The part of an RNA shown here (small-subunit ribosomal RNA, central domain) has 353 nucleotides and comes from a metagenome. The RNAcentral record of the full RNA draws on SILVA. Rfam family: Bacterial small subunit ribosomal RNA.
Context: one part of a larger RNA
RNA sequence: CUGGGCGUAAAGGGCGCGUAGGCGGAUAUUUAAGUCGGGUGUGAAAUCCCUGGGCUCAACCUAGGAAUUGCAUUCGAUACUAGAUAUCUAGAGUAUGGCAGAGGAGAGUGGAAUUCCCGGUGUAGUGGUUAAAUACGUAGAUAUCGGGAAGAACACCAGUGGCGAAGGCGGCUUUCUGGUCCAAUACUGACGCUGAGGCGCGAAAGCGUGGGGAGCAAACAGGAUUAGAUACCCUGGUAGUCCACGCUGUAAACUAUGAGAACUGGGUGUCAGAGGGCAGUUUCUGUCUUUUGGUACCGAAGCUAACGCGUUAAGUUCUCCGCCUGGGGAGUACGGCCGCAAGGUUGAAACUC
Numbered sequence: 001c002u003g004g005g006c007g008u009a010a011a012g013g014g015c016g017c018g019u020a021g022g023c024g025g026a027u028a029u030u031u032a033a034g035u036c037g038g039g040u041g042u043g044a045a046a047u048c049c050c051u052g053g054g055c056u057c058a059a060c061c062u063a064g065g066a067a068u069u070g071c072a073u074u075c076g077a078u079a080c081u082a083g084a085u086a087u088c089u090a091g092a093g094u095a096u097g098g099c100a101g102a103g104g105a106g107a108g109u110g111g112a113a114u115u116c117c118c119g120g121u122g123u124a125g126u127g128g129u130u131a132a133a134u135a136c137g138u139a140g141a142u143a144u145c146g147g148g149a150a151g152a153a154c155a156c157c158a159g160u161g162g163c164g165a166a167g168g169c170g171g172c173u174u175u176c177u178g179g180u181c182c183a184a185u186a187c188u189g190a191c192g193c194u195g196a197g198g199c200g201c202g203a204a205a206g207c208g209u210g211g212g213g214a215g216c217a218a219a220c221a222g223g224a225u226u227a228g229a230u231a232c233c234c235u236g237g238u239a240g241u242c243c244a245c246g247c248u249g250u251a252a253a254c255u256a257u258g259a260g261a262a263c264u265g266g267g268u269g270u271c272a273g274a275g276g277g278c279a280g281u282u283u284c285u286g287u288c289u290u291u292u293g294g295u296a297c298c299g300a301a302g303c304u305a306a307c308g309c310g311u312u313a314a315g316u317u318c319u320c321c322g323c324c325u326g327g328g329g330a331g332u333a334c335g336g337c338c339g340c341a342a343g344g345u346u347g348a349a350a351c352u353c
Stems, first nucleotide, its partner, number of pairs: 003325004007307002012321001014201004021194003025088007033081002035077008049065006091191001092188005097182002103177007110154001114150008125136002162169002206247006215241002220236004258320006266298015302309002326353003335346004
């Protein structure tokens, strides 16, 4: 020396599926590769170390021993790891019966609102702002009533409620379809965990082709404000926002907290089940309680630089992957790969503090 870390200091991959690899439950037998022990051979000499000897001492020289932590071979040991065989059921999965849900895709459909068009009533304003003006309006607006058209989004329910791996998902009906959870049995028999590469999914904006276009609205125009106002405010308004297909592949893609497993006091709410008690009107409902799986808050121990975390850990441990190593230069340059482009991904150095 055999490293320390990743919620906020640099650092968890945006998310999944999964190849190689790494790691992996219980029992018995066996092999003896790893592992452990003994023997033999070898491990040149010098050097180093120990004990002697020789130069008056020392350095130096010299004799013997030790060491040479290794390799090969052989004989053994068999707890653990590994290989083989057989068996098991606690992990994992399948079947049966149920529950909840904005999980996904397609089709159909509803009402409110908005804008526009047509018609009626009606007359001078409307709109907008801190105040105004641009704007709209006697070619009849705003307001109001009736009719029609279009597109987009779904008030209330609605909830630190639910579902999904993440992105995300909200009117209603229906078709197809994924996953979780609960209870009790039966079955398979370690079939598992993680996952470099790889493959797939991936908000918004953006791009391509073709549709659609009500409202909103980058750009743009005008009016204000102001010293100026390429803004904030107002009147307009095009891409876009919507649909289909294809691309892009990034976000404060955040719980700024990778996945899986085990262990370690409690309390309170809530969602979905299952069991039990009590009450009411038997069905059903209410309430109390036990338990499983989510979700949220408060907190023992412990942890933390502190904030805080605290059985949904940032506690105590194990396995596997990703990532960090002073600030700037720079997520830049160059090269590779990907993309229609925009750009993405991989990713330096000089120099400087």